[in-house]
RNA sequence: UGAUGGAAAAGGCAAACCCAUAGAAAUGUGGGGACGCAAAGCCAUGGGCCUAAGAGGGGUUUUUGCUCCUGAUGGCUGCCAGGUUGUCGUC
Numbered sequence: 001u002g003a004u005g006g007a008a009a010a011g012g013c014a015a016a017c018c019c020a021u022a023g024a025a026a027u028g029u030g031g032g033g034a035c036g037c038a039a040a041g042c043c044a045u046g047g048g049c050c051u052a053a054g055a056g057g058g059g060u061u062u063u064u065g066c067u068c069c070u071g072a073u074g075g076c077u078g079c080c081a082g083g084u085u086g087u088c089g090u091c
Stems, first nucleotide, its partner, number of pairs: 002091004012037002017032006035078001041084003045081003048076003055070006
């Protein structure tokens, strides 16, 4: 430097769920908690997925109400690629 993660060591992260908090929601953040993870470090760039407040359209109604559809400008990297940095062992 490249490949690799069968076994090992040191350390790291933390799903579900619960509490608090921000938010319309998806979801985020903090605490508890561990299902898992060699990039489960970082970047929403491509695909994918989630949500639909505002907006547009429809139905209903006396109505500012209720309801349905569309659709990110809101999110998810612990869904897959891509970029970038990086621990230990083995070859």

Predicted 3D model of a 91-nucleotide RNA (c-di-GMP-I riboswitch aptamer) from Chthonomonas calidirosea. Taxonomically the source falls in Chthonomonas (Bacteria, Chthonomonadia, Chthonomonadales, Chthonomonadaceae). Rfam family: c-di-GMP-I riboswitch aptamer. Rfam's curators write: GEMM was predicted in a large-scale screen for bacterial structured RNA regulatory elements. Model confidence (mean pLDDT): 86 of 100.